Predicted 3D model of an 86-nucleotide RNA (transfer RNA).
The RNAcentral record of the sequence draws on ENA and Rfam.
Model confidence (mean pLDDT): 80 of 100.
RNA sequence: GGAUCAGUGGCGCAGUGGUAGCGCAUGCGAUUGCAGCUUUUCAAGUAGUUAUCGCACGGUCACGUGUUCGAUCCACGUCUGGUCCU
Numbered sequence: 001g002g003a004u005c006a007g008u009g010g011c012g013c014a015g016u017g018g019u020a021g022c023g024c025a026u027g028c029g030a031u032u033g034c035a036g037c038u039u040u041u042c043a044a045g046u047a048g049u050u051a052u053c054g055c056a057c058g059g060u061c062a063c064g065u066g067u068u069c070g071a072u073c074c075a076c077g078u079c080u081g082g083u084c085c086u
Stems, first nucleotide, its partner, number of pairs: 001085007010024004018069001026056006033049002036046003062078005
């Protein structure tokens, strides 16, 4: 220098023209178990933690210009990273 693949919430990924989703993480709540503290016991309260469930938060879809009624998706250019060739 050339070819090719990828870039989407904090992280890992899906979605490939018609309102951007899932899992993990984070926050809040419910149920359950555990050990602790307070109250002499019962019972209750309190801040933790295990498991399950619910809700919420969080995106200029790498950037720009086009095509289109409409772009994460198509075209061109740019940037970053991977692989291959020279």